Source information: Small-subunit ribosomal RNA, 5' domain from an uncultured prokaryote, 470 nucleotides, folded computationally.
[in-house]
Context: one part of a larger RNA
RNA sequence: AACGAACGCUGGCGGCAGGCUUAACACAUGCAAGUCGAACGCCCCGCAAGGGGAGUGGCAGACGGGUGAGUAACGCGAGGGAAUCUACCCAUCUCUGCGGAAUAGCUCUGGGAAACUGGAAUUAAUACCGCAUACGCCCCAUUCGGGAAAGAUUUAUCGCUGUUAGAUGAGCCCGCGUCCGAUUAGCUAGUUGGUAGGGUAACGGCCUACCAAGGCUACGAUCGUUAGCUGGUCUGAGAGGAUGAUCAGCCACACUGGGACUGAUACACGGCCCAGACUCCUACGGGAGGCAGCAGUGGGGAAUAUUGGACAAUGGGCGCAAGCCUGAUCCAGCCAUGCCGCGUGAGUGAAGAAGGCCUUAGGGGUGGAAAGCGCGGGCACCGAGGAAGAGAAUGACGGUAGUCGGAGAAGAAGCCCCGGCGAAUGCCGUGCCAGCAGCCGCGGUAAUACGGAGGGGGCUAGCGUUGUUC
Numbered sequence: 001a002a003c004g005a006a007c008g009c010u011g012g013c014g015g016c017a018g019g020c021u022u023a024a025c026a027c028a029u030g031c032a033a034g035u036c037g038a039a040c041g042c043c044c045c046g047c048a049a050g051g052g053g054a055g056u057g058g059c060a061g062a063c064g065g066g067u068g069a070g071u072a073a074c075g076c077g078a079g080g081g082a083a084u085c086u087a088c089c090c091a092u093c094u095c096u097g098c099g100g101a102a103u104a105g106c107u108c109u110g111g112g113a114a115a116c117u118g119g120a121a122u123u124a125a126u127a128c129c130g131c132a133u134a135c136g137c138c139c140c141a142u143u144c145g146g147g148a149a150a151g152a153u154u155u156a157u158c159g160c161u162g163u164u165a166g167a168u169g170a171g172c173c174c175g176c177g178u179c180c181g182a183u184u185a186g187c188u189a190g191u192u193g194g195u196a197g198g199g200u201a202a203c204g205g206c207c208u209a210c211c212a213a214g215g216c217u218a219c220g221a222u223c224g225u226u227a228g229c230u231g232g233u234c235u236g237a238g239a240g241g242a243u244g245a246u247c248a249g250c251c252a253c254a255c256u257g258g259g260a261c262u263g264a265u266a267c268a269c270g271g272c273c274c275a276g277a278c279u280c281c282u283a284c285g286g287g288a289g290g291c292a293g294c295a296g297u298g299g300g301g302a303a304u305a306u307u308g309g310a311c312a313a314u315g316g317g318c319g320c321a322a323g324c325c326u327g328a329u330c331c332a333g334c335c336a337u338g339c340c341g342c343g344u345g346a347g348u349g350a351a352g353a354a355g356g357c358c359u360u361a362g363g364g365g366u367g368g369a370a371a372g373c374g375c376g377g378g379c380a381c382c383g384a385g386g387a388a389g390a391g392a393a394u395g396a397c398g399g400u401a402g403u404c405g406g407a408g409a410a411g412a413a414g415c416c417c418c419g420g421c422g423a424a425u426g427c428c429g430u431g432c433c434a435g436c437a438g439c440c441g442c443g444g445u446a447a448u449a450c451g452g453a454g455g456g457g458g459c460u461a462g463c464g465u466u467g468u469u470c
Base pairs, nucleotide, nucleotide: 001469002468003467005466006465007464008463009462012342013341014340015339016338017337018335019334020300025298026297027296029295030294031293034059035058036057039056040055042053043052044051045050066253067252068251075178076177077176079174080173081172084170085169089166091164093162096159097131098130099129100128107120108119109118110117111116137147138146139145151158152157180224181223186216187215188214191213192212193211194210195209196208197207198206228250229249230248231247232243233242234241235240255276256275257274258273259272278289279288280287281286306332308331309330310329314328315326316325317324318323345375347373348372355366357364358363379411381406382405383404384403389397414459415458416457417456418455419440420439421438425454427452428451429450435442436441
C1' cells in the first nucleotide's frame, strides 16, 4: 500500500460498486422454456363473431443462467495448418407432379392404491411410405445403376426439395509457453511404424487383422502432491513477486458411475436408459426425486443478503403478426463491505463566567471554548407540482431524482494513541501485585510504559485489532 475480509467500540445522508473464500453438504415451498390454429383432425363455451382445451405435427429446449469438483492436459495462451460439418440468416440457379397405408386424439371396454397402462372400432396432416421427374449434385467410376420434395392462405404472401457461394458457429492437427518433488530413474504391447479393411462430418492405432520392433527419457520420461487457464488484479521506481473475487474469453461439470437415443449441433443442469448411495409416497404388488438456476431452509463457519417488482428498456425462444414466455436482464430491499462526495453550523463574544484538573496558593490551563448577540438554511424533515431515459403509443424503477415553498441550530462524533522506534505529559491509585507489550522492555512505595480522571497528538462516519499478499 492492498483486501470478496472478519472481530471490538461507534455510527447522520447520498452516489457508484460488491456481498457463502467453508460442506461439488442435504434440501421443504414457489418460480427459472416455451411457442405456433397462417401444418392437422377433434372436444368444450357461445345465437353468432369469437374464445378456451388436450392430442398429432413444426421450431426451440445444445442458447441464456450456475459452479470450479476434476484436469499439469493441445486444457489454456499467443501463432500456424488441412482432411471437415454448419439448423436459422443472406445471395444464385432449380423443382414443388401422381398416389397409398396407418396412427394419437375422440368413443367403447379392461387392469392398477398410485405412477401409469392393455384391447377394440374409427379419423386428419407440412406425420409416414411408394412412383414419376434429375443437364446439374452425391455414391460408383468401366459403364450399368441408385438417391428429393408439402402444402397453407384473408390472394398480400409464408413455406417445401435440390445446387453453388457467403456469413456465423463448431470439430481436428502441429511447433512454442504453462506449479512443486529425484527422499519418484527408468516407462511403454495398440505400445512405435507399415499394409489392408472398418469407422467418422473429417485426418489419424480411432478400431480390427497381418507384418516389422520400435517409441519416450537426466533439455527430467514415468510416478506422486497441488491447481481450472487467460485478459487481468495487488504490490513495486522498475525488474520481479503474489494472485485469478466481481467483469470478459476458453475449458470442465450438473446426486455418484456408465451408456446411447433424438438432432445441424448433446453423449444433453430443470431429456431418456442401467447400476449405486440417499430422501419421499404406498393399499407392500409397486412407484417418485435430484437448487453447482433465482429466492429461501437446515448444516458447516470468524463470515456473506429478499421465499420482492417488471418484462418499460436491452437481449433471447416461438409466431406472418397481434402477442405469449423469459429469477437472462432492468430495478427495488438488506449490509459503513469498499471507493467517492456532503454534513454535524458560520461570525462576533472576557485580560477570560462556573465546574472539573494542576499549582510554588500568587496563579496556570481547559479557552474565543461555553453562555450571550445578530446570521445563512446545504443534508435530513413537512407541503406542492413533477421529468429525462421514449421513437406515434407503451415506464417496473416511481410520485423516485432534480425544482419550488415552509420551519428552525434545530435531527447528526467517535475511535485509537501519548517510554523509544513515533506526533503527543503532569497528577492520583497500585506496589514484580493487578496488569501492559509489535520489538526493546515496563511494574518490587514518588511508574511520562499498569488503572483512572485532567490535558495533549492522530485519523474521522469511521477508528483500532487480527489474518493474508507485495